A computed fold for a 97-nucleotide RNA, annotated as THF (Tetrahydrofolate) riboswitch aptamer.

RNA sequence: UACAGAGUAAAAAUAUCAGCGUUAAGUACCUUGCGGACGGGGAGUUGCCGUGAGGGCGAAGGGUUUUUCCGCGGUUGAUAUUUUGCAUCCCGCUGUA
Numbered sequence: 001u002a003c004a005g006a007g008u009a010a011a012a013a014u015a016u017c018a019g020c021g022u023u024a025a026g027u028a029c030c031u032u033g034c035g036g037a038c039g040g041g042g043a044g045u046u047g048c049c050g051u052g053a054g055g056g057c058g059a060a061g062g063g064u065u066u067u068u069c070c071g072c073g074g075u076u077g078a079u080a081u082u083u084u085g086c087a088u089c090c091c092g093c094u095g096u097a
Base pairs, nucleotide, nucleotide: 001097002096003095004094005093010084011083012082013081014080015079016078017077018076019075020073021072022071029055030054031053032052033051034050035049036048040091041090042089043088061070062069063068
């Protein structure tokens, strides 16, 4: 110098457990403010995540010994498994020449 490669945060799906709602919150959608994270180092988005405000839409309840059972919700959290995985740029690392 050339070629090849490794590694993260995290995300998604499924399962289990524990909750919440079913008196409709949450999820999902739109607008906007603020904040955060993004391989070992640096930079970093129109992408990602969290959160506040506003807007539109909207549901599956039933049984029962009356406090429980069976359901339902693009429901929440934890754990496990699997899959995906630095937006991108520069440097570094490993291997070969």

Rfam family: THF (Tetrahydrofolate) riboswitch aptamer. About the family: Tetrahydrofolate (THF) riboswitch was first reported for Ames et al. as an RNA motif in 5' untranslated (5'-UTR)regions of folate transport and biosynthesis genes in Firmicutes genomes. Rfam links the family to the GO term tetrahydrofolate metabolic process.